RNA sequence: CACCGAAGAGCGGGCGCCGCAAGCGCCCCGCCGAAGGAGCAAGCCGCAACGGGCCGGAUGGCCCCGCCGGCGAAUCUCUCAGGCUCAGAACGGUG
Numbered sequence: 001c002a003c004c005g006a007a008g009a010g011c012g013g014g015c016g017c018c019g020c021a022a023g024c025g026c027c028c029c030g031c032c033g034a035a036g037g038a039g040c041a042a043g044c045c046g047c048a049a050c051g052g053g054c055c056g057g058a059u060g061g062c063c064c065c066g067c068c069g070g071c072g073a074a075u076c077u078c079u080c081a082g083g084c085u086c087a088g089a090a091c092g093g094u095g
Base pairs, nucleotide, nucleotide: 001095002094003093004092005091010029012028013027014026015025016024017023030084031083032082036080037078038077039076043071044070045069046068050066051065052064053063054061055060
């Protein structure tokens, strides 16, 4: 990359597009999580900022630490985006 499989959530209401239906668009309410995006645990790193300890008379220290800073996963969490027909779809299988 190709093919196959692949869950969840409204058969909701209103308005408009041609008179109905179907379909499409917009708005409202209610929902979903498995495109994408975002958040974090243990742990690791760091004292450069903040706070503390130790040593020293003091300037200070290749010193130690944290309810501090940084990194840090997901099918967890959020629900921005996306979705609630199809499509798409994380993930899995085959090539």
The RNA shown here (Glycine riboswitch aptamer) has 95 nucleotides and comes from Roseisalinus antarcticus. Lineage of the source: Bacteria > Alphaproteobacteria > Rhodobacterales > Roseobacteraceae > Roseisalinus. It was read from a public genome assembly, where an Rfam model found it. Its mean pLDDT, the model's own confidence on a scale to 100, is 82. It matches the Rfam family "Glycine riboswitch aptamer". Rfam's curators write: This family represents the bacterial glycine riboswitch.